[in-house]
Molecule: Lysine riboswitch aptamer
Organism: uncultured Sporosarcina sp.
RNA sequence: GGAUAGAGGCGCGAAUGUUAAGAGUACAUUCCUUGAAGGCGGCAGCCUAAUGAGGGGAAUUGAAAGGGACUUUCGCCGAAGCGGAUCAUCAGCUGCCAUGAUGAUCUAGCUGGAUUUCCAUUGAAGAAGUGGGAGUCUGUCAGGUAUCAAAUACCUGGAGAGCUAUCCG
Numbered sequence: 001g002g003a004u005a006g007a008g009g010c011g012c013g014a015a016u017g018u019u020a021a022g023a024g025u026a027c028a029u030u031c032c033u034u035g036a037a038g039g040c041g042g043c044a045g046c047c048u049a050a051u052g053a054g055g056g057g058a059a060u061u062g063a064a065a066g067g068g069a070c071u072u073u074c075g076c077c078g079a080a081g082c083g084g085a086u087c088a089u090c091a092g093c094u095g096c097c098a099u100g101a102u103g104a105u106c107u108a109g110c111u112g113g114a115u116u117u118c119c120a121u122u123g124a125a126g127a128a129g130u131g132g133g134a135g136u137c138u139g140u141c142a143g144g145u146a147u148c149a150a151a152u153a154c155c156u157g158g159a160g161a162g163c164u165a166u167c168c169g
Base pairs, nucleotide, nucleotide: 001168002167003166004165005164006163009077011076012075013074014073015072017070018069019068028060029059030058031057032056033055034054037048038047039046041097042096043095044094045093080111081110082109083107084106085105086104087103088102089101090100091099112138113137114136115135116134117133118132119131120130121129122128140158141157142156143155144154145153146152
């Protein structure tokens, strides 16, 4: 230097099924009221609209998605998650722009892992996710102290491009 195999633990990710919430919400229908715009941001069209747009109220009817929990299965230990770049698709009537979301590829840009809390953001949410700050726990290596030595304990620091084991050069 290369190859193979491993370890960290409420460990990571994906999928199926069940389930709580979403929600008596959105949509739809009828009635009352108000009265001119509305079709998610911009421009241009097109469509609907005083035979009542849109808003508000009442009644009837009445979902779903993303996200969560649990079980099982699968793939794994930069597992994976963010950021960035490129491409594609989707979104609301159509086109363009913008915005957002999803997927694929690339990327030594950041993060060892878990967890608590605060702020921001997404979200129906006091759930959960993501980012950052401040803590705790834990694994690993290096240095140091204690110990005759080892084991072990403690302190400091680093980062997964790391660590351990075996093999090859």